[in-house]
Small-subunit ribosomal RNA from an uncultured bacterium, 1408 nucleotides, folded computationally. Its Rfam family is "Bacterial small subunit ribosomal RNA". Its family is annotated with structural constituent of ribosome and ribosome in the Gene Ontology.
RNA sequence: AGAGUUUGAUCCUGGCUCAGGAUGAAUUCUAGCGACAGGCCUAACACAUGCAAGUCGAGGGGCAUCGGGGCGAGGAGCAAUCCUUGCCGCCGGCGACCGGCGCACGGGUGAGUAACGCGUAUGCGACCUGCCCGUUGCAGGGGGAUAAUCGGGAGAAAUCCCGUCUAAUACCGCGUAAUGCCGCGGGGCUGCAUGGCCCUGCGGCCAAAGGAAGCGAUUCCGGCAACGGAUGGGCAUGCGUGACAUUAGCUAGUUGGCGGGGCAACGGCCCACCAAGGCGACGAUGUCUAGGGGUUCUGAGAGGAAGGUCCCCCACACUGGUACUGAGACACGGACCAGACUCCUACGGGAGGCAGCAGUGAGGAAUAUUGGUCAAUGGGCGCGAGCCUGAACCAGCCAAGUCGCGUGAGGGAUGACGGCCCUACGGGUUGUAAACCUCUUUUGUCGGGGAGCAAAUUCCGCCACGCGUGGCGGGGUCGAGAGUACCCGAAGAAAAAGCAUCGGCUAACUCCGUGCCAGCAGCCGCGGUAAUACGGAGGAUGCGAGCGUUAUCCGGAUUUAUUGGGUUUAAAGGGUGCGUAGGCGGACUGUCAAGUCAGCGGUAAAAUACGGGGGCUCAACCUCCGCCCGCCGUUGAAACUGACGGUCUUGAGUGGGCGAGAAGUAUGCGGAAUGCGUGGUGUAGCGGUGAAAUGCAUAGAUAUCACGCAGAACUCCGAUUGCGAAGGCAGCAUACCGGCGCCCAACUGACGCUGAAGCACGAAAGCGUGGGUAUCGAACAGGAUUAGAUACCCUGGUAGUCCACGCAGUAAACGAUGAAUACUAACUGUCCGGGGCGAAUGAGCCCUGGGUGGCACAGCGAAAGCGUUAAGUAUUCCACCUGGGGAGUACGCCGGCAACGGUGAAACUCAAAGGAAUUGACGGGGACCCGCACAAGCGGUGGAGCAUGUGGUUUAAUUCGAAGCAACGCGAAGAACCUUACCAGGCCUUGACAUCCUGCUGGCAGAGCAUGUAAUGUGCUUUCCCUUCGGGGCAGCAGUGACAGGUGGUGCAUGGUUGUCGUCAGCUCGUGUCGUGAGAUGUUGGGUUAAGUCCCGCAACGAGCGCAACCCCUGUUCCCAGUAGCCAGCGCUUCGGGCGGGCACUCUGGGGAGACUGCCAGGGACAACCUGGAGGAAGGCGGGGAUGACGUCAAAUCAUCAUGCCCCUUAUGGCCUGGGCUACACACGUGCUACAAUGACGCAGACAGAGGGAGGCGAAGCCGCGAGGCGGAGCAAACCCCAGAAAUGGCGUCUCAGUUCGGACUGCAGCCUGCAACCCGGCUGCACGAAGCCGGAAUCGCUAGUAAUCGCAGAUCAGCAUGCUGCGGUGAAUACGUUCCCGGGUCUUGUACACACCGCCCGUCAAG
Repeated sequence: AGAGUUUGAUCCUGGCUCAGGAUGAAUUCUAGCGACAGGCCUAACACAUGCAAGUCGAGGGGCAUCGGGGCGAGGAGCAAUCCUUGCCGCCGGCGACCGGCGCACGGGUGAGUAACGCGUAUGCGACCUGCCCGUUGCAGGGGGAUAAUCGGGAGAAAUCCCGUCUAAUACCGCGUAAUGCCGCGGGGCUGCAUGGCCCUGCGGCCAAAGGAAGCGAUUCCGGCAACGGAUGGGCAUGCGUGACAUUAGCUAGUUGGCGGGGCAACGGCCCACCAAGGCGACGAUGUCUAGGGGUUCUGAGAGGAAGGUCCCCCACACUGGUACUGAGACACGGACCAGACUCCUACGGGAGGCAGCAGUGAGGAAUAUUGGUCAAUGGGCGCGAGCCUGAACCAGCCAAGUCGCGUGAGGGAUGACGGCCCUACGGGUUGUAAACCUCUUUUGUCGGGGAGCAAAUUCCGCCACGCGUGGCGGGGUCGAGAGUACCCGAAGAAAAAGCAUCGGCUAACUCCGUGCCAGCAGCCGCGGUAAUACGGAGGAUGCGAGCGUUAUCCGGAUUUAUUGGGUUUAAAGGGUGCGUAGGCGGACUGUCAAGUCAGCGGUAAAAUACGGGGGCUCAACCUCCGCCCGCCGUUGAAACUGACGGUCUUGAGUGGGCGAGAAGUAUGCGGAAUGCGUGGUGUAGCGGUGAAAUGCAUAGAUAUCACGCAGAACUCCGAUUGCGAAGGCAGCAUACCGGCGCCCAACUGACGCUGAAGCACGAAAGCGUGGGUAUCGAACAGGAUUAGAUACCCUGGUAGUCCACGCAGUAAACGAUGAAUACUAACUGUCCGGGGCGAAUGAGCCCUGGGUGGCACAGCGAAAGCGUUAAGUAUUCCACCUGGGGAGUACGCCGGCAACGGUGAAACUCAAAGGAAUUGACGGGGACCCGCACAAGCGGUGGAGCAUGUGGUUUAAUUCGAAGCAACGCGAAGAACCUUACCAGGCCUUGACAUCCUGCUGGCAGAGCAUGUAAUGUGCUUUCCCUUCGGGGCAGCAGUGACAGGUGGUGCAUGGUUGUCGUCAGCUCGUGUCGUGAGAUGUUGGGUUAAGUCCCGCAACGAGCGCAACCCCUGUUCCCAGUAGCCAGCGCUUCGGGCGGGCACUCUGGGGAGACUGCCAGGGACAACCUGGAGGAAGGCGGGGAUGACGUCAAAUCAUCAUGCCCCUUAUGGCCUGGGCUACACACGUGCUACAAUGACGCAGACAGAGGGAGGCGAAGCCGCGAGGCGGAGCAAACCCCAGAAAUGGCGUCUCAGUUCGGACUGCAGCCUGCAACCCGGCUGCACGAAGCCGGAAUCGCUAGUAAUCGCAGAUCAGCAUGCUGCGGUGAAUACGUUCCCGGGUCUUGUACACACCGCCCGUCAAG
């Protein structure tokens, strides 16, 4: 000192939360010792029991009790003597009694109290004060009672009554007495007032107690009066000392006076009379809460919170009231009365008060012993000894706090065992930790010694003198704690470590288990199969005899802001003005000294805190010294504020002159429009809408003309214009009236600013009364729209809109910006003034004042922005804010006729709510531009039959995956067995496959036969290799365990691969610059392109991945080569390039050339580029392919493969037979064939390209109607074969029909492949001849060698092709164009979206 949390990210505002410290604490787990301090916060609830206030015999009468003594009696004993008993107060003493002092202290508690209660500072000239100290003086002489005791009585008791006797330091007269008190005079001094003090004269009034010692003198202790002191109190006052204004008025002894009473004293304290005051926004009164302070905790401080222990004060003592006694009480352990409660009772009556110390019950999360001692300190009484003292000192219990100590120290690596983790033959970690060796012994245990607290006083003796004090001496007595602290010795590492945490904040990480379950959590948040966040373990971190949790306080929080905040948009400027109180206030000068500052003094109790020193071994603790805000007094200072006085003019106002204006109020006038009325013209519609309808209209509308009436509003001018405090104000004129600006500088002389209350004004709607009502028009009605449409649109239409008067008092009443003053760059419009220049008048230029705008420097701001009209720099005053919701709600009060307005909470709930800006995404926002995207075309799909895939259903199984585009003739380029993963059944268990170990064997494989559905099992026959002869290799069998195996799960753990946006033109980086930042710039802009392609511009300059090019095919040509091609030229010919010959051509293979906007013209900016042209095989990318940026979809695939984790292990592995993947009411996708004449069929017959071929392609020839069979030439192929291309073209038939179209389905007969065609293949022939006559809504492909159409080939493959991949043949139509649909790109704009519009989110209803 900060941190976490709002967002995709950012800055800000703002709340919530955390880290710290503290506690009279409680609680979980744990616990060795000591010292010091602490311990009912709750029920001021109720209390059993014991103790907590007595003492004095030196005041007194006495004698119940104890002891002694004396006198008697009795008993025991030989006696001394002892025992029992009676009498005597004679002595020591002493219960109860009279009397004195104390009991008002000490101790407890915090209920009450918001108060002179407390704190602080003063005053008392308005007071008291026992015991104590000092001074002066006095104590004479009498009297009458009474308690105890004794006797009697009542009562259960408590207690009470009656009678007789008696004493005192008890009580009462008398005498004496002043410096006392009271009254009446005189004088002096003095004070802030009433007054006070002193001197003096006269009159009146008030005292007393004795006791002890001594032979005595006498001494001591007491008594009375007065004055003074000290101590302790009483009273009064200033200032300070909670909350609520949703408590605003309170008050009758109330406020004051006069007179009295009372009191220690003042006082309405009380009373009579008189007056009508007193308090209050500087918060009275009321309500709620609370003892106050020193101090304590926290904090940098200012503050905030608290008031337990200790000290001071107050209040209280079961609750309420009252007085008595006394120096002192309205009295904790006194009295009386009342009340509640408890107890006793003989029912008549009585007793009691732990908020004293212990203790009990109760309450509660929670707080101790019915202990010891008066040894010390202190208190009461006493001459004293002494007695009393739950004050106090000690001990006990409690980790409840602070401080200190210990649980060992050093060495010790095979880095042991064990645990845990890993990349696991091995490492890491626990960890020098342990073991082991050496050493030490605090604390604890045992034994021994053993303080200080004790110093006096007192007692005794001696001395001195001032004669009750001081000193000296010795002796004696006194310790609860406690045989404690402390010291010495002994044994022995011996007896002594836990708690919390480990996702971030916040120090500390892995494994296993669990699987949105169980649970965690202070905030954010973890957990849905790989959880560092749950639980356990190992390890680590923190603190440590404690550690966590909970509660509370301060801090962090500058989050109530005095120090030290804000209010345009985050919460927050009152709607506006006038103005009261209040706050603040111009220049010069004088006086005062209230504020202010300084010196000195008083006080600020002690303790505490702080600084310094000292004592307990240290520390905590204790102790000594110092210091202190403040308050009060006093003496000064005089700048500033203030008070008072004087002067001034610049603030403010007045005056004179001039000016602008929709400022206001009232009255009058005007035209246009609208509606209505009357009349005319005129005829079928009008009106209205996106389109319509309701409505109006032949009873004559709309339209049009004329005249008339009514009400309301004022077109153009008109504008960032003007005026007004705001709301607001607009035809013209007049009257009245307010404000403002400029110029002059005559007058006043600070008269000012702000402004809580208060008063006034205050749009629209609304309310009341009365008018008015043309238009418009809530409500309402109808028509439409719609799923609905209580809306938007239309037709009507009431209140209202207008006027007068009254109420209401609110608005996004906004510049979301309170008022005032001063200061702080420029530039530029405009409105209203003044001056100068200019000029005949002007336009214009310069200066200046006021208003209203734009832009912008500095500065400010979170930014947007503001910026002399501040949101800048300052000052003054007012108003307002303090997280979101609940809520501007409820209650209360005030106002209002009402509607409603003003004021204005809480419970509860959330971890945010928000502001500005950024990047994206999105928009039924905008601009620009692309794409078979639409449009324009051609052909399809959707209807039929069939094929194929999918869904669904079915099934023992119908294995699995793929799911909008981008799954569905997809994985599968080919399921009869196999494949095969599925199902049924039969089998195997180290296994069908890999490596290792042990033993045995020398074979296994293969072939044949038998059994079995097969797998498999059994039997029979047949042959290892190398060798140094030890053995080794290899193979099989058996065994054992490590392991194999899994198309089991997770594509949301992954790699790899792939799809898609999209061959769309984009995606980024470095440096620089801008911005607080996210980010921006570059990449935007002007052109251009297929393209972020290129050019130009530019705070950017460059670069990378993409584009293009480089690669392949194709189109032209050249060169080289020539077992296919060609005869061009030559020869032969069985006429076939067949042969010789030749490569010229075609072609094939390889290598070059060619195209680059290169040339011309025009456009464009002289650019890029575009348009046209020439040449050229090809022209502006020539056509096609391969090539797929950053990324998106948790896209697809664990079943191609690989792979983490999980799961199975005589099975989820392996083998086999059979079945299934081919099921079938249905639904969808993709195709094939058709519906026919641009056709079908028949006959003859023409022209390709690209491929494949040895377990192959298979020619010719022969057989079969045909599939095919026989056959086998040739060919590892530019040679041979597959191989006949088909459409087209020619000729012929059919003539519009379910047909000579169409071919499904079915029957029969065959062919081929294959171990095997039943489930379940393909093909052929014959026969049968279904649906279907061009297809609803909707939807797909294609822009040229394309669509359409025609056939051919290949892969897979034993066989199986309408699918797929290729190949060529024939070969179109259309594109105006970019409004619309879909997808995409760039810029811009809005946004409350960011899982990003399939978003977000509001209301209602239902269920829980």